[in-house]
RNA sequence: GCCGGUGAUGGGGAUGGGGUCCCCCGAAACCGCCGGACACAUCCUAAGGGAUGUCAAAGCUGAUGACUCCUGCCCGAGA
Numbered sequence: 001g002c003c004g005g006u007g008a009u010g011g012g013g014a015u016g017g018g019g020u021c022c023c024c025c026g027a028a029a030c031c032g033c034c035g036g037a038c039a040c041a042u043c044c045u046a047a048g049g050g051a052u053g054u055c056a057a058a059g060c061u062g063a064u065g066a067c068u069c070c071u072g073c074c075c076g077a078g079a
Stems, first nucleotide, its partner, number of pairs: 010025004016070006032060002039054006
């Protein structure tokens, strides 16, 4: 220098970081709940219209997947 193998000791689990454990992921895993405007799609209806799915605003919870520690944030009380 060339060919082949390994390369997960990697990544992720709705808001930052550490420890232990659990689960998921070969480009995916993962991106909470509620709500349902407008629009779109599908379906139903003789028509008017209706149902379902995706989705914005408003609202709610949580710094964890679990346990725990640090930091941050919110509310209340006191000095």
A computed fold for a 79-nucleotide RNA from a Pseudomonadota bacterium, annotated as Fluoride riboswitch aptamer (crcB RNA motif). Of the family's consensus pairs, 100% are formed in the model. The coordinates come from a structure-prediction model, not an experiment, and the mean pLDDT is 80. The organism belongs to Pseudomonadota, within Bacteria. Its Rfam family is "Fluoride riboswitch aptamer (crcB RNA motif)". The family has 289 seed sequences and 2,293 matches in Rfam 15.1. Gene Ontology terms of the family: response to fluoride and positive regulation of gene expression.